[in-house]
Context: one part of a larger RNA
RNA sequence: CUGGGCGUAAAGCGCAUGUAGGCGGAUUUUUAAGCCGGCUGUGAGAGCCCCGGGCUUAACCUGGGAAUUGCAACCGAAACUAUUGAUCUUGAAUACCUCAGAGGUUGGCGGAAUUCCAGGUGUAGGAGUGAAAUCCGUAGAUAUCUGGAGGAACACCAGAGGCGAAGGCGGCCAACUGGGAGUGUAUUGACGCUGAGAUGCGAAAGCGUGGGGAGCAAACAGGAUUAGAUACCCUGAUAGUCCACGCCGUAAACGAUGGAUAUUAGGUGUUUGGAGUGUUAACCCUCUGAGUACCACAGCUAACGCGUUAAAUAUCCCGCCUGGGGAGUACGGUCGCAAGGCUAAAACUC
Numbered sequence: 001c002u003g004g005g006c007g008u009a010a011a012g013c014g015c016a017u018g019u020a021g022g023c024g025g026a027u028u029u030u031u032a033a034g035c036c037g038g039c040u041g042u043g044a045g046a047g048c049c050c051c052g053g054g055c056u057u058a059a060c061c062u063g064g065g066a067a068u069u070g071c072a073a074c075c076g077a078a079a080c081u082a083u084u085g086a087u088c089u090u091g092a093a094u095a096c097c098u099c100a101g102a103g104g105u106u107g108g109c110g111g112a113a114u115u116c117c118a119g120g121u122g123u124a125g126g127a128g129u130g131a132a133a134u135c136c137g138u139a140g141a142u143a144u145c146u147g148g149a150g151g152a153a154c155a156c157c158a159g160a161g162g163c164g165a166a167g168g169c170g171g172c173c174a175a176c177u178g179g180g181a182g183u184g185u186a187u188u189g190a191c192g193c194u195g196a197g198a199u200g201c202g203a204a205a206g207c208g209u210g211g212g213g214a215g216c217a218a219a220c221a222g223g224a225u226u227a228g229a230u231a232c233c234c235u236g237a238u239a240g241u242c243c244a245c246g247c248c249g250u251a252a253a254c255g256a257u258g259g260a261u262a263u264u265a266g267g268u269g270u271u272u273g274g275a276g277u278g279u280u281a282a283c284c285c286u287c288u289g290a291g292u293a294c295c296a297c298a299g300c301u302a303a304c305g306c307g308u309u310a311a312a313u314a315u316c317c318c319g320c321c322u323g324g325g326g327a328g329u330a331c332g333g334u335c336g337c338a339a340g341g342c343u344a345a346a347a348c349u350c
């Protein structure tokens, strides 16, 4: 390389948009590039293979044939792929109507709680732990009441519930805005799928500049514990956590499961649409979509398990794997302010 694979054994890029490329619905027409048939030329000789011949045999030598699966020219065929023209509506998309939602951005508002400040009442404790101590308190703490300041997060509702491509999203109101689902019509007429490079988004931590800082809390200090205790426990406490702008680009970024399409028993729950029977209605029941969970047939799997939301049956496109360690390292390149990221070996060793 071929092959075989990628939920857990090595292996699905964190996610999307999309360029090139690859692949691509139905009917008809054209051409004849692929594809198929015929024929001609060529495909040196030797060798291999087959049938003969010559050395006493064989090796060896020698005659003929076959083969040389290729290339080119010509003639033909037109199903399939491709190409040309035309047409279609089921794929895809658009419009109208309806619906659900913590989808996103910005601004404003609200109450509970913690902390702090001022004042009142009040007096000796409070806090903390396995037990203590550090710590706070007669300069009046803790407790309690009133008023004020400030920051961060939004109890209940809350659900195996919802939305989003992923990361993720949860008080209330408003503005702007993205996506999705359903029913029925209308319109376009294959406009589709995937996607190397590329581009964008991307938790937390971290970085830069400027703000902010209540609580929490790496580092740090003290008190304990202990043989020691650079920890676990306690008292404090700075970065940080928050906001704006700009970087970083990684996670067990997980469903450890790439995307798309089609096909293949059912059952139960739940969210949200549509239609219908019954009903005043709520609602119940039946049918039918789109999600989201659980169980299970066939099938698959090494097993566990998966099972119409497939890990089943097939097709298309991309990514990735090829014994363990060395190593996701060195070197080089590239990106970054840095931290570091991406790309990515070998010697050696088992």
Base pairs, nucleotide, nucleotide: 004321005320006319007304008303012318014201015200016199017198021194022193023192025088026087027086028085031082033081034080036076037075038074040072041071042070049065050064051063052062053061054060091191092188093187094186095185096184097182098181099180103177104176105175106174107173108172109171110154115149116148117147118146119145120144121143125136126135162169163168206247207246208245209244210243211242215241216240220236221235222234223233258317259316260315261314262313263312266295267294268293269292270291271290272289273288274287275286276285278283299306300305323350324349325348332343333342334341335340